Context: one part of a larger RNA
RNA sequence: GGCGUAUGGGGAAUGCCUAGGCUCUCAGAGGCGAAGAAGGACGUGAUAAGCUGCGAAAAGCUGCGGGGAUUGGCAAAUACGAAUUGAUCCGCAGGUGUCCGAAUGGGGCAACCCACCAUGCUGAAGGCGUGGUACACCGCAAGGUGAGCAAACCCAGGGAACUGAAACAUCUAAGUACCUGGAGGAAGAGAAAACAAUAGUGAUUGCGCCAGUAGUGGCGAGCGAACGCGCAAGAGCCCAAACCUACCCAGUUACGGCUGGUUAGGGGUUAUAGGACCACAUAAUUGAGUUACAAAGAAAUUGAACGGUAUGGGAAAGCCGGCCACAGAGGGUGAUAGCCCCGUAAAUGUAAAUUUGUAAUAAGAGGUGGUAUCCUGAGUAGGGCGGGGUCGGAGACGCCCCGUUUGAAUUUGCCGGCACCAUCCGGUAAGGCUAAAUACUACUGAGAGACCGAUAGUGAACCAGUACUGUGAAGGAAAGGUGAAAAGAACCGUGAAUAACGGGGUGAAAUAGAACCUGAAACCGUACGCCUACAAGCGGUCAGAGCUCCUUCGUGGAGUGAUGGCGUGCCUUUUGCAUAAUGAGCCUACGAGUUACUGUCACUGGCGAGGUUAAGGACUUUGAAGUCCGCAGCCGGAGCGAAAGCGAGUCUGAAUAGGGCGCAUAGUCAGUGGGAGUAGACGCGAAACUUUGUGAUCUACCCUUGGUCAGGAUGAAGUGGGGGUAACACCCCAUGGAGGUCCGAACUAGUAAACGUUGAAAAGUUUUUGGAUGAACUGAGGGUAGGGGUGAAAGGCUAAUCAAACUGAGAAAUAGCUCGUACUCCCCGAAAUGCCUUUAGGGGCAGCGUGGAAGUUAAGUUUAAUAGAGGUAGAGCUACCAAUAGGACUAGGGGGAGUCACAUCCUACCAAAUCCUGAUGAACUCCGAAUGCUAUUAAAUAUAUUCCGCAGAGAGGGCAUGGGUGCUAAGGUCCGUGUCCGAGAGGGAAAGAACCCAGACCAACAGCUAAGGUCCCAAAAUCUACACUAAGUUGAACUAAGGUGGUCCAGUUGCUUUGACAGCCAGGAUGUUUGCUUGGAAGCAGCAAUUCAUUUAAAGAGUGCGUAACAGCUCACUGGUCGAGCGACAGGGCAUCAAUAAUAAUCGGGCAUUAAGUGUAGUACCGAAGCUUUGGAUAGUAGUAAUACUGUGGUAGGGGAGCAUUCUAUUCAGCGGAGAAGUCGUCUGGUAAUGGACGGUGGAGCGGAUAGAAAAGCAAAUGUAGGCAUAAGUAACGAUAAGACGGGUGAGAACCCCGUCCACCGAUAGACUAAGGGUUCCGCGGCAAUGUCAAUCAGCCGCGGGUAAGUCGGGUCCUAAGGCAAAGCCGAAAGGCGAAGUUGAUGGCCAACUGGUUAAUAUUCCAGUACUACCUUAUCGAGCGAAGUGGAGAAGGAGCAGUGACAACUCCGCGCCCUGACGAAAGUGGGCGUUGAAAGGCGUAGGUAUAUCAGAUAUAGGCAAAUCCGUAUUUGAUGCUGAAACCCAAUAGUACGAGGAGGCUUCGGCCGAAUUGAUAGAGAGUGUAAUCAGACUUCCGAGAAAAUCCGCUAGCGUUAAUUGAUAAGGUACCCGUACCGCAAACCGACACAGGUAGUCAAGGAGAGAAUCCUGAGGUGCUC
Repeated sequence: GGCGUAUGGGGAAUGCCUAGGCUCUCAGAGGCGAAGAAGGACGUGAUAAGCUGCGAAAAGCUGCGGGGAUUGGCAAAUACGAAUUGAUCCGCAGGUGUCCGAAUGGGGCAACCCACCAUGCUGAAGGCGUGGUACACCGCAAGGUGAGCAAACCCAGGGAACUGAAACAUCUAAGUACCUGGAGGAAGAGAAAACAAUAGUGAUUGCGCCAGUAGUGGCGAGCGAACGCGCAAGAGCCCAAACCUACCCAGUUACGGCUGGUUAGGGGUUAUAGGACCACAUAAUUGAGUUACAAAGAAAUUGAACGGUAUGGGAAAGCCGGCCACAGAGGGUGAUAGCCCCGUAAAUGUAAAUUUGUAAUAAGAGGUGGUAUCCUGAGUAGGGCGGGGUCGGAGACGCCCCGUUUGAAUUUGCCGGCACCAUCCGGUAAGGCUAAAUACUACUGAGAGACCGAUAGUGAACCAGUACUGUGAAGGAAAGGUGAAAAGAACCGUGAAUAACGGGGUGAAAUAGAACCUGAAACCGUACGCCUACAAGCGGUCAGAGCUCCUUCGUGGAGUGAUGGCGUGCCUUUUGCAUAAUGAGCCUACGAGUUACUGUCACUGGCGAGGUUAAGGACUUUGAAGUCCGCAGCCGGAGCGAAAGCGAGUCUGAAUAGGGCGCAUAGUCAGUGGGAGUAGACGCGAAACUUUGUGAUCUACCCUUGGUCAGGAUGAAGUGGGGGUAACACCCCAUGGAGGUCCGAACUAGUAAACGUUGAAAAGUUUUUGGAUGAACUGAGGGUAGGGGUGAAAGGCUAAUCAAACUGAGAAAUAGCUCGUACUCCCCGAAAUGCCUUUAGGGGCAGCGUGGAAGUUAAGUUUAAUAGAGGUAGAGCUACCAAUAGGACUAGGGGGAGUCACAUCCUACCAAAUCCUGAUGAACUCCGAAUGCUAUUAAAUAUAUUCCGCAGAGAGGGCAUGGGUGCUAAGGUCCGUGUCCGAGAGGGAAAGAACCCAGACCAACAGCUAAGGUCCCAAAAUCUACACUAAGUUGAACUAAGGUGGUCCAGUUGCUUUGACAGCCAGGAUGUUUGCUUGGAAGCAGCAAUUCAUUUAAAGAGUGCGUAACAGCUCACUGGUCGAGCGACAGGGCAUCAAUAAUAAUCGGGCAUUAAGUGUAGUACCGAAGCUUUGGAUAGUAGUAAUACUGUGGUAGGGGAGCAUUCUAUUCAGCGGAGAAGUCGUCUGGUAAUGGACGGUGGAGCGGAUAGAAAAGCAAAUGUAGGCAUAAGUAACGAUAAGACGGGUGAGAACCCCGUCCACCGAUAGACUAAGGGUUCCGCGGCAAUGUCAAUCAGCCGCGGGUAAGUCGGGUCCUAAGGCAAAGCCGAAAGGCGAAGUUGAUGGCCAACUGGUUAAUAUUCCAGUACUACCUUAUCGAGCGAAGUGGAGAAGGAGCAGUGACAACUCCGCGCCCUGACGAAAGUGGGCGUUGAAAGGCGUAGGUAUAUCAGAUAUAGGCAAAUCCGUAUUUGAUGCUGAAACCCAAUAGUACGAGGAGGCUUCGGCCGAAUUGAUAGAGAGUGUAAUCAGACUUCCGAGAAAAUCCGCUAGCGUUAAUUGAUAAGGUACCCGUACCGCAAACCGACACAGGUAGUCAAGGAGAGAAUCCUGAGGUGCUC
């Protein structure tokens, strides 16, 4: 380390439970709000953080009623109370009800600030209480109404897109989503200018039909009525006008009146017309208002009946025996209760409001006839043009509505009836109201469920729209269970401990102990048994030794497993995957073909030439249930035809023909199942589109108002001086200080490199670099918004998002695409082809599969025979066509010759035809098979065909073969034929989809074989016989041309005992150096030739080597020797060379040589899931059966039969505290899904049978949630400024505290402040968590404390950009602008300083000294005085001289201390100290001269006026402004500083004596960026507004008010104030190397804020 067993941890599945949900039914209610809502903020308790309740009368107050003993909510604790004189509690009715919010006195950043009027309090200022004060509309007024919120339903104004149409534009989606306005409990519609059709109906609305019909429609996708019928409900009315009258007004008059008009009253309301008018008549009936009575109606009240016994912690279960029931609904009680408790049935009960019913009654309505005249809805109806509605998309298009432009009639009228016309019929427009039947449910009550049961059900069972995320719109969790009862563990021990644990106790149980029921798995331990350190692995399976244990002792069982054989996971997708193609770390839970409607097919059932109801209604056992009505309608019963029409026929047609479609077969209504359509339609998944909103705290640009830029350099214009010129020009020297100038910090940017890259950081660090007075940078407040903005332009930026932001919604968009899709067994079993396709990875039809049915029967298949059609393979071509090599022959042509022309000739040129030889063809054929195909006959077999339901498939692939293409390339590609893989296991080929063998129902330790094998690995022959190979060739992937005297075989042909071949010995000669050539050529450079002749056994005018040429050595040839075979040629077998690839190598390996190689022949054996044998299962066929026979590989797919889970019904067996479910094991049954038994745990439910209903089965979806692994005790622990030692505390110290050294920052790592944060501040206590380690420490946890203002900041003052916005303008609505007004600082205005004090605050408290505003009183003086008017307020950049405070430094004086190498003193040197505000006074330096002040005159301006201002002229004066210094403040030997004896201490500190502080007029100097100063100079880009303040008048006005000065006294409101603030407290998810506006700015060196080192001060960066 592995397996097993036991026992734990971890975790929270499972089971059980339910407090919460979900979906409905019935009833109620259908609103709340200026009498202040909905919703909130803040308060409220003895103690009180949260929730609940309530509101300063605050977990409550009052009255009435109920009720009758406890009680102060959740909530358990302590304290203190209340209650029979009736509490708490319940019902009804009141009171109170802070602040915000429509929010309403004004404002505003909601819960805050500031007012005015009246009145009250004190005491004038200041403050407080009560009431009132918004806007719009109506109204003369008094007064009233409105607003805002809320779920759906309703009406109206606007109105998408995705999508579908397999694209898309009309169309669809859809008048949907959404926005907006408005109303009600319903809304809307509504009493015919309606339908209809020769018959009729009689407002509207809703339901069932009509009907998916008529229609409409790129006549595509789709859309889709009405009439009429059956039901529910039921209801009808009022004005305008004619006519009459009255008030008033106007006109007119003959003054009698008449006419007209507004208003009001009467009258009157319709189509077989009615009314006015005239003449008669006046009753029945109706009646929504009011009153009376009755009923219903709150909290509540009464409310039957049980005991015993055993078990047990407990009885309600068991057993025994009773009882009640108008009550056996339900819940609770220590397990399951009619009789224990609450209840239940039934009965009783009343105040107010309300509802219903009945009765009474007011107003009102209401009749008949006549018909001369009058009335009966006008910019209307209708028309043109353009739209919309309707089923109707402009169509032949009626009807209705809208815009625009036109424009009637008047009862003898007008409108409609789908263009139009006529007849006929129906109605009476241009005014209005109207219940019920219908729609919906945020809310209340009562109930229900074959709904869920904590990953479910609401997002939410729990303090959830919470925590948390986001600027915002918005998004949005997790989290239930002790026990019957807290009886919630007294006491003891270990321990630092109030942690934890062990005892002990409670309890039925503590492995129910609060991290609490059950307690699975992953994962992590411990103990024991067996195994494991020479061993190579999809970890299993088969065989199996040993060891351990049990045992009923059996050849038994359990555990382990040395060793051996075989063996490349699962899913998906594919022609094909171990694949190095996809997906999964593991476990648990969840996770995907459902439901509705409409067709279709099958089965089952009812009825049947018929079948059937729908809506609705009635009744009933009260059940969302049953029964019965209801025949409206639908289907069928007759078809054919375009139709008229005819009809068992009809149409076509001249037809009586023929043909087409029909008749001669029963349907219909339900239920169940298969499949389809419409719906999201099996689940998950886009990129996008549209619509309403939210965002400019990031960033872009713009507006307003502020701020910042060390230091150094250069030296423009101008000016002055000099020179120069006729005058300019020009030159020089100064002065001057310009510049998108230069160098360079802060600041800003981001050039290069490195680092970083699971970072310190979701963009940084280090070094380096650009700009750094400008088109610079930056703060605060604002503006611009999504096809929009902004953009010095990169498609950049617009909140870590940009070629169209983000959020919600349409929405489950669509996805011919990818992925995933869950239990078992049985039967059958494909395809990857054809045609068509904006089609090619998708579809449709056919082919192929499956299930059912049918009937003919033998169509199907095979074999044999016979008879056929045909033009392939082959073959052939003097058989055609086409092509073709050589030759012959020869027209024609070319070339040449021929003195010219002609003739003629030649030709190794081209070449027709012909001939000979050779010979090609998919688109040649004189010919021509095999096979296949057709037909007939026969035999065998059991298919085949048709119809209906359901599919899948339409990517194929290899091999063999016939071809095309290609290179007679491809593991290429395209066809045909066959086969296999696909979808096929087994054996062989080492290993291998398709090659060889062979088709797996299961079992067997039986047998025989196939391919292939038999030396070992490794089953079987080291088999038999004969050969070959020598190369390890070869031993099963593969090799060529060419070469080879390697070897073997068969053959042909030579030589050979008359002696071959080879070797050895010997010869190999002579003419002659043949001739020629040549310098030479002698056998052997070359040429020629009778290549001759001679001698010979034989010898070439020479086969090679060689020489300059000879020579020389050889050969041919001959003899000898030897003694038997030796050559040549072509062929075959095996071998050899050619031979060459990437890990060192290999035939699968070892290895093998008369093989274990190769060839031939043979025998035996092995060898598979084949065949056989035995047993078993199952399907089909035959059969009555017994039985027999044939089957049972299988992907997509079809069909069949079952298992399990949850719930329901039946109560039909039942089980359970003597132990249910769940869970952990063991054994066992079944072919499987799975079932059963026993034991442990568990502690309350469970389940059999039959039937029913489903949220009904998981391994995969980069699935969802949770838990747990792995990497791994690994990386890392966030600036390399640094710690060390001693002491202290403590259980414990690297880190906390103290001390001493050391180190770091020091234009900062110091100090102040704005924003932002919000208690982090201070003290005490603590260490679980937080802190990247520890911690005694802390920005952590607990408790307590802390922020003090007339003067600081803000408000009660002002205005900028901008916002809001009476009036007004514009716009479908919402809304958008908007002068005045109001609001709004980043600006204007505005009064306090020094010292002291706390643990923590101070310009705030205290001390002292000041100032501001207002009030009162007193004195003195003055007319006062606008919101109008004028002045002032009131301005830019750059540059620069002077002044000279504070700080700093130097020097002098003084005080104290240190410093003396014997002591003392002095001196020397050194250190520290030597101090002082605002206010008031004074008015200097400087600045200013176009200045400041005073006066006079004129005055067409300043919206009226003006004595003011302005303007013009003029006179006079010298002012005006203003730092600093100085005086005072200022109280002195004091405060305070230095100093520190000594004492105390809780160790942090506290108290504190002596001594000293002086002199100098509180010194001089250096120096400066404050101040003077809104100064001055200069430049061009020409640089806020208002208030306050000071004048002026309009006006007011006289003894009141107001105001100035002085003095005394008084008053002075609200908010902020702690702490951090370049950071551990802000923005960055963090105690994060980043970012963050402004102020102060020491010393040495230095130009400097650079840089280095230091001060004050702060730190050593939390391993």
This is a predicted structure of a 1663-nucleotide part of an RNA (large-subunit ribosomal RNA, half A) from Microcystis sp. LE19-8.1F.
The coordinates come from a structure-prediction model, not an experiment, and the mean pLDDT is 81.